[in-house]
RNA sequence: GGGCCGAUAGCUCAGUUGGUAGAGCGCUGCAUUCGCAUUGCAGAGGUCAGGGGUUCGAAUCCCCUUCGGUCCA
Numbered sequence: 001g002g003g004c005c006g007a008u009a010g011c012u013c014a015g016u017u018g019g020u021a022g023a024g025c026g027c028u029g030c031a032u033u034c035g036c037a038u039u040g041c042a043g044a045g046g047u048c049a050g051g052g053g054u055u056c057g058a059a060u061c062c063c064c065u066u067c068g069g070u071c072c073a
Base pairs, nucleotide, nucleotide: 001072002071003070004069005068006067007066010025011024012023013022019056027043028042029041030040031039049065050064051063052062053061
């Protein structure tokens, strides 16, 4: 330098042909307990790596950039 894969909640990851972004763990509150843990209920938390484009509408399609992994040279 070139090819491919990845970047989504604090962490690990889903997201089914474009149609209002989710799960588990963690966090907060309440219930339960003498108290803790467990369990149940509720809640907070995201500019979907960044920028641009297409579209009525983009995490999803196209282009560029950054970072990580891998292969080739």
Molecule: transfer RNA
Organism: Patescibacteria group bacterium